[in-house]
Context: one part of a larger RNA
Molecule: large-subunit ribosomal RNA, domain VI
Organism: freshwater metagenome
RNA sequence: CGCAAAGUAUUUGAGAGGAUCUGUCCUUAGUACGAGAGGACCGGGAUGGGCAAACCUCUUGUGUUCCAGUUGUUCUCCAAGAGCAACGCUGGGUAGCAAAGUUUGUAAGAGAUAACCGCUGAAAGCAUCUAAGUGGGAAACUCGCUCUAAGAUAAGAUAUUCCUUGAAACUCCUUGAGGACUACGAGGUUGAUAGGUCGGGUGUGUACAUACCGUAAGGUAUUUAGCUAACCGAUACUAAUAAGUUG
Numbered sequence: 001c002g003c004a005a006a007g008u009a010u011u012u013g014a015g016a017g018g019a020u021c022u023g024u025c026c027u028u029a030g031u032a033c034g035a036g037a038g039g040a041c042c043g044g045g046a047u048g049g050g051c052a053a054a055c056c057u058c059u060u061g062u063g064u065u066c067c068a069g070u071u072g073u074u075c076u077c078c079a080a081g082a083g084c085a086a087c088g089c090u091g092g093g094u095a096g097c098a099a100a101g102u103u104u105g106u107a108a109g110a111g112a113u114a115a116c117c118g119c120u121g122a123a124a125g126c127a128u129c130u131a132a133g134u135g136g137g138a139a140a141c142u143c144g145c146u147c148u149a150a151g152a153u154a155a156g157a158u159a160u161u162c163c164u165u166g167a168a169a170c171u172c173c174u175u176g177a178g179g180a181c182u183a184c185g186a187g188g189u190u191g192a193u194a195g196g197u198c199g200g201g202u203g204u205g206u207a208c209a210u211a212c213c214g215u216a217a218g219g220u221a222u223u224u225a226g227c228u229a230a231c232c233g234a235u236a237c238u239a240a241u242a243a244g245u246u247g
Base pairs, nucleotide, nucleotide: 001151006161007160008159009158010157011156015148017146018145021049022048023047024046025045026044027043033038050106051105052104053103054102055101059099060098061097062096066092067091068090069089070088071085072084073083074082075081109143110142111141116136117135118134119133168246169245170244171243172188173187174186175185176184193239194238195237196235197234198233199232200231203227204226209222210221211220212219213218
């Protein structure tokens, strides 16, 4: 820009893409078959491998925004803290992300067929799956599963708004598990969108100060303390004000 009004929401599916894999064991059954040796089809069940998708309960990793320990040094009357040294080093670790972790799928079924196997059956009194007619038959094909899809110009369908008393959208702002930017999503006081605060959870592992014990380094009690990121919930305290543009 088009879809002979416009917007919003929900959709149909012509068409296109993806997937389609496989082992072992048990059973049927030591059965059918076979002199024996050996040893099934068909059917049922279990458990793996490969590949793919989703997820973070568990395991593991990261986690320089959390906690603790500790070395040197500076600030510091002492103490407590803080800075620098690869986050100084070390031990743990929430969320998120991830795989080596977890779950699921790769199924059943249907149709029409290939090679091939048949039935009936003439031409050709026989025979013949074929000439008329008709049945079966493969991971391939068409569906089924999944994703996308009306520029499918044949441009589809449904619901709804509404005629300037103005639908809806945008600028702008708070932002997200979204994101290079843009876009997309959640919100903008008729408000829980982000921050803060409060409560909870999680992690770390018993803070500071004081008292007591010890010559001291230290230890014990108060104290499962203190602190606590990205998590869960509540709460308008702060910021989403005001205003403008298109129509």